[in-house]
Transfer RNA from Phycisphaerales bacterium UBA6054, 72 nucleotides, folded computationally. Rfam family: tRNA. Rfam's curators write: Transfer RNA (tRNA) molecules are approximately 80 nucleotides in length. By type it is a transfer RNA.
RNA sequence: GGGGGAAUGGUGUAAUUGGUAGCACGAGGGAUUCUGAUUCCCUUAGUUCGGGUUCGAGUCCCGGUUCCCCUA
Repeated sequence: GGGGGAAUGGUGUAAUUGGUAGCACGAGGGAUUCUGAUUCCCUUAGUUCGGGUUCGAGUCCCGGUUCCCCUA
């Protein structure tokens, strides 16, 4: 230089080829307990960035950033 892939709460990971962004762990509060652990309830917080298409975009299109892989 050429080609391919990834980016989603604090962490890990889904979203059926466009239609309410879920799950687990974590964190905070509460119940239970003499205390702690376990268990149960509630809450917390997210689509890498900038545009475009659409009634509607994590998903489609264009461009950028970071990382990974193959090739030279």